[in-house]
Context: one part of a larger RNA
């Protein structure tokens, strides 16, 4: 100096565990905010850094319920309290709730700083305390006042409502709208109306009661699934895109207006002062395609009677039954024995079971604890269903008559664009532009078009269930992970860090033992540590604490050269 091999050390891997994670399922529930939210800063404790509660009435107050012997969070110790006159805790309602923040009196570099006007209270003088003052939007009132007599616009005060701002990196529905990519290149296409911005929402949004389909038969809004079908078509007919009807399912529910007509009221015109038109509101009537409605005439009918309702169709509200939700209650059966440090483990010999999911007890326990199973509960809070008050609506036909039935609107030219359909025979929808009808003897459609048949009534509106989604809540599961893995995060983690700032973003940060019984008390030492002693089932289980691999070190020892 190499190699073996022992013993330590160093290091933490390896088994074993799981307070945390992942993913699913079902039910609930889906908002919170100017009565100041969401998230913060600062403060709150006897001692008090950090969590977590909570607001100057500050680990807490009141009140109702619930349990029943301890209790003053994690988190020990002291000190000092509360508690069977019932605490702590656990549900329920309620008080209180500093400052910043949409932040809203004015400012402002969030958490600060400085008014106004009432009141209150105070001083010699400043002053202190309470309440109150942003802004926009509609509204009642009032006061004002242009061009421009009058008026109108518009201003200014006032009354009552509203809004903002967060949030789940979800789902909707709308206004913009990409590139890589792929077409083995690229442009048309694709990717994709996909990321992604931006509005505006709701517990769901959207869509929806035929100007639909369909085929000469017939269906009867609408969403959502299966299927039709990778069909039919589209397409540098390349890459690729990609349906409908029909059939089967899930859910099922239909309305209201606008005009005709009448009637109220108010305004302007005009007038021969009797009216008259003409406009706005309000009521009433109506509401569709077998056209239907209003007028006009006629006939006929009605109601102690049907039927519907707070989800649309109008809309409010109380009673009752009945069952949930947030607290909790009650629950069957085991003994020995033998190993151990402990028994649940072995043997023996019982017993429940509507309970033998599951957890914990010193090792593996139906019968020891806690729970399961089956039942049972609520002062107050908050759903759901039904009933009843209660509200709402409801006669049919005949005949005339040709009033009414959504207009810059159908539908055309030109340009997009949307439909599986790229201009194509390109119908259908939408519309930037020009143009521009009809009125039921009326008009859209069936994929150029044109006839014939057939099928619907546009230009108004509302509509629950079937469907998406998971931020919370609850109960459950897993051929999910076991601390380099599962979340980044099982521990004071979006935490120490970094970054001027968006913004990044950890850790080699989990295990003593069954129980602290956490080593009294000697020894050496300054101390750190160690040696005795003692506790333990074990201390090479002693806090740097389960198991402790390996690289690496140290020291013996063997052998080589």
């Nucleotide at each position: 100096g190499g190699u073996c091999c022992a013993u330590a050390g160093c290091g933490g891997a390896u088994g074993c565990c799981u307070u945390g994670g992942c993913g699913c399922u079902a039910u609930c529930c889906g908002a919170c905010g100017a009565u100041g939210a969401a998230g913060g800063c600062c403060g709150u404790g006897g001692u008090a850094a950090g969590c977590u509660g909570c607001g100057a009435a500050a680990a807490g107050c009141c009140c109702g319920g619930g349990c029943g012997a301890g209790g003053a969070g994690c988190a020990a110790a002291c000190a000092u309290c509360c508690u069977u006159u019932g605490a702590g805790c656990c549900c329920g309602g309620g008080a209180u709730u500093g400052c910043c923040g949409a932040a809203u009196g004015g400012g402002g570099u969030a958490a600060c700083c400085c008014g106004g006007c009432a009141g209150u209270u105070g001083u010699g003088a400043u002053g202190a305390c309470u309440g109150u003052c942003a802004u926009c939007u509609c509204u009642u009132a009032g006061c004002u006042g242009a061009a421009c007599a009058c008026a109108u616009a518009g201003g200014c005060u006032u009354u009552g409502a509203g809004a903002a701002g967060u949030g789940a990196g979800a789902c909707g529905c709308a206004g913009g709208g990409a590139a890589c990519u792929g077409a083995a290149c690229c442009a048309u296409c694709u990717a994709a109306g996909u990321a992604c911005c931006u509005g505006c929402a709701g517990g769901a949004a959207a869509a929806g009661a035929a100007a639909u389909c369909a085929a000469c038969c017939g269906a009867g809004a609408u969403u959502c699934c299966c299927u039709u079908a990778g069909u039919a078509g589209c397409g540098g007919c390349g890459a690729g895109c990609g349906a409908a009807a029909g059939g089967g399912g899930a859910u099922u529910a239909g309305c209201c207006c606008a005009a005709a007509c009448c009637g109220g009221c108010c305004g302007c015109g005009u007038u021969u002062c009797g009216g008259c038109g003409c406009g706005a509101c309000c009521g009433g009537g109506g509401u569709u395609g077998u056209a239907g409605g209003g007028c006009u005439u006629c006939c006929u009918g009605u109601a102690u009677a049907a039927a519907a309702g707070u989800a649309a169709g109008a809309a409010a509200a109380c009673g009752g039954u009945u069952u949930g939700u947030c607290a909790g209650c009650a629950g069957a059966a085991c003994g020995g024995u033998c190993u151990g440090g402990a028994a649940a483990g072995u043997c023996c010999g019982g017993c429940c079971a509507a309970a033998g999911u599951g957890g914990g007890u010193g090792a593996a326990a139906g019968c020891c604890c806690c729970g399961u199973a089956c039942g049972c509960g609520a002062a107050g809070u908050u759903g759901a269903a039904c009933c009843g008050u209660c509200u709402u609506u409801u006669u049919g036909g005949a005949a005339g008559u040709a009033c009414c039935u959504g207009a810059g609107u159908a539908c055309a030219g030109c340009g997009a664009g949307g439909c599986a359909c790229g201009u194509g025979a390109a119908a259908c929808c939408u519309u930037g532009u020009u143009g521009g009808a009809a009125u039921c003897c009326g008009g859209g459609g069936g994929g150029c078009c044109c006839a014939c048949c057939c099928c619907c009534c546009a230009a108004g509106g509302c509509u629950a269930a079937a469907u998406a989604c998971g931020a919370g809540a609850u109960a459950g599961c897993g051929a999910c992970c076991g601390a380099u893995a599962g979340u980044g995060c099982a521990c004071g983690a979006g935490u120490a860090c970094c970054g001027u700032g968006a913004g990044g973003g950890a850790a080699g940060u989990g295990g003593u033992g069954a129980a602290a019984a956490g080593a009294a008390c000697c020894c050496c030492g300054g101390a750190a540590g160690g040696g005795g002693a003692g506790u333990g089932a074990a201390a090479c289980a002693g806090a740097a604490c389960c198991u402790g691999a390996a690289a690496c070190u140290a020291u013996g020892g063997a052998u080589c050269u």